Model confidence (mean pLDDT): 77 of 100.
SAM riboswitch aptamer (S box leader) from Candidatus Roseilinea mizusawaensis, 134 nucleotides, folded computationally.
């Protein structure tokens, strides 16, 4: 930096340094000297991927028994041990995130409307963050 797939109306902030800018880009709208960006220290949401456990499920592999068939097969019932989904608690773990829905919109398409405006839905497109690829 390209590409793949998942999420993106939920949830979480305070000190300190600093000093004018920030909301990813455009338009808008807003946060900001009752202190923007960024550093730093504590905290915290959150579960994408990791490691431990718990439960649930009975799906596959094993086992054991019944019935059928008849020589290893099909149904049922049971168990055990590991494995996969799943749910869940946890963690000096890897990341992530703590105004506003990704703050709203940007492009197409329907609905409204005589036409624009507006709205209002649904797809998209960008973007941001995991998980892999190259």
């Nucleotide at each position: 930096c390209u590409c793949u797939u998942a999420u993106c109306c939920a949830g979480a902030g305070c000190a300190g340094c600093a000093g004018a800018g920030g909301g990813a880009c455009c338009g808008g709208c807003c946060c900001g000297a009752a202190g923007a960006a960024g550093c730093u220290g504590c905290g915290g949401c959150a579960a994408c991927c990791g490691g431990c456990g718990c439960a649930a499920c009975g799906c596959g592999c094993g086992u054991g028994g019944u019935u059928g068939g008849g020589u290893u097969c099909a149904a049922c019932c049971g168990c055990c041990u590991g494995g996969a989904c799943u749910g869940u608690g946890u963690c000096u773990g890897g990341u992530g995130c703590c105004a506003a829905u990704u703050c709203c919109g940007g492009c197409a398409g329907a609905a409204u409307a005589a036409a624009c405006c507006u709205u209002u839905c649904u797809g998209g497109a960008a973007g941001a963050u995991a998980a892999g690829a190259g």